Context: one part of a larger RNA
RNA sequence: CUGGGCGUAAAGGGUGCGUAGGCGGUUUUGUGUGUCGGAUGUGAAAGCCCACCUUUCAUGGGUGGAAUUGCAUUCGAAACUGCAGAACUAGAGUACGGUAGAGGAGAGUAGAAUUCAUGGUGUAGCGGUGAAAUGCGUAGAUAUCAUGAGGAAUACCGGUGGCGAAGGCGACUCUCUGGAACGAUACUGACGCUGAGGCACGAAAGCUAGGGGAGCAAACAGGAUUAGAUACCCUGGUAGUCCUAGCUGUAAACGGUGUACACUUGGUGUGGGACGGUUCACCCCGUUCCGCGCCGGAGCUAACGUGUUAAGUGUACCGCCUGGGGAGUACGGUCGCAAGGCUAAAACUC
Numbered sequence: 001c002u003g004g005g006c007g008u009a010a011a012g013g014g015u016g017c018g019u020a021g022g023c024g025g026u027u028u029u030g031u032g033u034g035u036c037g038g039a040u041g042u043g044a045a046a047g048c049c050c051a052c053c054u055u056u057c058a059u060g061g062g063u064g065g066a067a068u069u070g071c072a073u074u075c076g077a078a079a080c081u082g083c084a085g086a087a088c089u090a091g092a093g094u095a096c097g098g099u100a101g102a103g104g105a106g107a108g109u110a111g112a113a114u115u116c117a118u119g120g121u122g123u124a125g126c127g128g129u130g131a132a133a134u135g136c137g138u139a140g141a142u143a144u145c146a147u148g149a150g151g152a153a154u155a156c157c158g159g160u161g162g163c164g165a166a167g168g169c170g171a172c173u174c175u176c177u178g179g180a181a182c183g184a185u186a187c188u189g190a191c192g193c194u195g196a197g198g199c200a201c202g203a204a205a206g207c208u209a210g211g212g213g214a215g216c217a218a219a220c221a222g223g224a225u226u227a228g229a230u231a232c233c234c235u236g237g238u239a240g241u242c243c244u245a246g247c248u249g250u251a252a253a254c255g256g257u258g259u260a261c262a263c264u265u266g267g268u269g270u271g272g273g274a275c276g277g278u279u280c281a282c283c284c285c286g287u288u289c290c291g292c293g294c295c296g297g298a299g300c301u302a303a304c305g306u307g308u309u310a311a312g313u314g315u316a317c318c319g320c321c322u323g324g325g326g327a328g329u330a331c332g333g334u335c336g337c338a339a340g341g342c343u344a345a346a347a348c349u350c
Stems, first nucleotide, its partner, number of pairs: 003322004007304002012318001014201004021194003025088007034080001035077008049065006091191001092188004096183002099180001103177007110154001115149007125136002162169002206247006215241002220236004258317006266295012299306002323350003332343004
């Protein structure tokens, strides 16, 4: 390389949008690019292969054929593919209707709690632990009541519930805004799928500048524990955590399972919609579409398991793997303020 693979053995890109490319629904007409057939020419000879002949056997030699899977010209075929034209509606989309939702952004508001401040009551302890001590407290703490300040997070509802491409999203109100499912018609008429590069988004931590700082808390300090204790426990505590603007671009970014479409026994629960039955009542029952779970059949799997939300059966396209260590490292390139990211070896060794 041909292959064989990627839930857990090596291997799915963190996620989307999308360029080139690859692939692409139904009917019909033309064309004849690919495709298929015939003919002609060429494809040197020798060699290989086959047949016959031949040297005393063998090696060998001779003649003929085949092969040379190709190329060119030409004549045809028209199912499939391509191209061009015409049409269609089952894919895709638009319009319409009511619907569910922590989807996103901005502004404002609220209550509980912690802390702090001030004042009242009140007196000797509080706090903390396995036990203690550091710490706080007669300059009046802890406790309790009232008032005020400030920051952060939103108990219950809350649910293998919902929404979002992923990261993620949870008090309430308003404004702006994205997407989805369902229903019945109308419209467009393949407008589609995937997607190398590219662009955008992307938890936490970290970085730059300016704010903010209640609680928590790396670092740090002290007290314990211990042989030691640069820890686990305790008392404190700074960055940070929060906001605005920018950067970083990584995670066990996980369903460890790429995206899209089609097909393939079931049971049960739950969220959203529609229809039918029934009814005081969308309370219940049934049907159906979409989502989220559990159990399980065939099949698949090394097994575990998976099983209409496939890891089953197929198709299209992308990414990735090829023994362990060295190493996701060095060097080079590129991005970044830096930290570092991306790309990515070899010697050597088992």
This is a predicted structure of a 350-nucleotide part of an RNA (small-subunit ribosomal RNA, central domain) from a metagenome. The prediction has a mean pLDDT of 87. RNAcentral holds the full RNA, with entries from SILVA. Its Rfam family is "Bacterial small subunit ribosomal RNA". Gene Ontology terms of the family: ribosome and structural constituent of ribosome.